[in-house]
RNA sequence: CUGUGCGGGAGAGUCCACCGGUGACACACCGGCGGCGCCGAAGGAGCAAAUCCUCCCCGGAAUCUCUCAGGCCCCUGUACCGCACGG
Numbered sequence: 001c002u003g004u005g006c007g008g009g010a011g012a013g014u015c016c017a018c019c020g021g022u023g024a025c026a027c028a029c030c031g032g033c034g035g036c037g038c039c040g041a042a043g044g045a046g047c048a049a050a051u052c053c054u055c056c057c058c059g060g061a062a063u064c065u066c067u068c069a070g071g072c073c074c075c076u077g078u079a080c081c082g083c084a085c086g087g
Base pairs, nucleotide, nucleotide: 001087002086003085004084005083006082007081008080013036015035016034018032019031020030021029022028023027037072038071039070043068044066045065046064051061052060053059
């Protein structure tokens, strides 16, 4: 540095419309698609801002910025942290 296991670990609409299915058919739930709104902690991109590494410049980096991707009921999962084992 990397792999596996265990533990910890967020954020943001269960909004609107349409279609299909189910139900005791008012309506509710599930799925699909579109719209608008939103999140950033898989990945990706950028140093334009701010921050850090330096006294400064240049340069670099990220938990910063951007949201292409991904995500927005719960759950699951995720960057990151700790421990153990292996290469």

Glycine riboswitch aptamer from uncultured Streptomyces sp., 87 nucleotides, folded computationally.
The sequence is in RNAcentral, with records from MGnify.